This is a predicted structure of a 353-nucleotide part of an RNA (large-subunit ribosomal RNA, domain IV) from Nitrospira sp.
It matches the Rfam family "Bacterial large subunit ribosomal RNA". Rfam links the family to the GO terms ribosome and structural constituent of ribosome.
The RNAcentral record of the full RNA draws on ENA.
Context: one part of a larger RNA
RNA sequence: CACUUCCUAAGGAACUAUGCAAUUUAGCCCCGUAACUUCGGGAGAAGGGGUGCCAUGCGUAGGUGAGGAUGUACAAUCCAAGCCGAACGUGGUUGCAAUAAAGUGGCUCUAGCGACUGUUUACCAAAAACACAGGACUCUGCAAACACGCAAGUGGAUGUAUAGGGUCUGACGCCUGCCCGGUGCUGGAAGGUUAACCGGAGGAGUCAGCCGCAAGGCGAAGCUCUGAAGGGAAGCCCCAGUAAACGGCGGCCGUAACUAUAACGGUCCUAAGGUAGCGAAAUUCCUUGUCGGGUAAGUUCCGACCUGCAUGAAUGGCGUAACGACUGGAGCGCUGUCUCGGGAAGUGACUCA
Repeated sequence: CACUUCCUAAGGAACUAUGCAAUUUAGCCCCGUAACUUCGGGAGAAGGGGUGCCAUGCGUAGGUGAGGAUGUACAAUCCAAGCCGAACGUGGUUGCAAUAAAGUGGCUCUAGCGACUGUUUACCAAAAACACAGGACUCUGCAAACACGCAAGUGGAUGUAUAGGGUCUGACGCCUGCCCGGUGCUGGAAGGUUAACCGGAGGAGUCAGCCGCAAGGCGAAGCUCUGAAGGGAAGCCCCAGUAAACGGCGGCCGUAACUAUAACGGUCCUAAGGUAGCGAAAUUCCUUGUCGGGUAAGUUCCGACCUGCAUGAAUGGCGUAACGACUGGAGCGCUGUCUCGGGAAGUGACUCA
C1' cells in the first nucleotide's frame, strides 16, 4: 500500500449521477393509528409504554384426570389422587443495558408507469417489457375452422357456437368522436377484359392422276403443318358495405365603442378536417417557456397556463384504492458517504532467512 472486518470526538448527506454503501429499526404484550378506498383495505400505518430474576398472593385461576360414589339400558351428577399450568397485584433485587447473545421491519409525503400474484434476456438488462382476468372484432355447422404430414392419418376433441381457432386491447370507473377517397376484407352480378379448351373459315406441304416434245404446270382423296370468326370461369375493371380492418383526421384573409382577442364572416382544398379528455407530458424543438409552491439558493420535482416544433380516444383516451427488489422529487430518523482523517485485527504485498 491492497483486500476483508471492527471502532471513532464534533458535525450529520456538506458525499455523490443517486444516501451507492453502511448504519438506524427489529421479537412478544398493551395503548394508539390519518388522508384515501373497489369498504376488503390502507395498517405492523404513524406514534407511545412494558419486557430479567427472587419472594408473596399461589402451584392460585384454569386444563387434564387414574380411581370412587349415586344412578343404571345408556346417559347424567358428585367426590377426587396424580400430572400440566397461566395472567395479574404487591414487595424486593443485579447490571451501562433484561427480545442483555444469535436471529430479528427504518419511517413518512408526493408524482410517473404498469391494475394486481405471476413471467423474462441460463452467463452484463427483472423492467414501464411479456402474461393476466376482463373487453372487442373475425372465422368455424362438424369428416368444423385451423395446424402437422407426400400420403395414410393425427391434433383440434372422445369437444359442438355458453364450443373451438385467429387478431387487437388489457382489472375496475367514465368513455371510445368524424372519414370507406386509397389499401384490405365481405357481398353483387348487368356490362368490359380474359386462360386452357371447344371451334374450324382459310392457307401450306405431299402425290394417284391429268396437260405438255421437253422444261415444267395443274392437282382429288388421304396424311401432315398451320389457322380467322365464334363459344368459354374465377380474377381484374365495375357497383355497394365495412375503421375495437391497415390507416387518415387542413390552409389563407377579415371582423367587437381603449388595446388585445375573435363568438362572427369570406375564400381555397379535402374522403373527412382532431370531438370528449389530457397537455412544456416516458410526447415541447425554441426551453432552465411563464406564473405559483417547496430551498438561503431548485436546468430536477409538484400545481397551473396552452403558443400541442410533432397529444388524443381498444396502435385505446382520461382517472383510479391496493400492489411494485420499477423510475423521479421532498422530509424525519440514522449514520465514517463526507468535512478529514485517526485507530485496531486478519490475509496478502514488502524485508530477512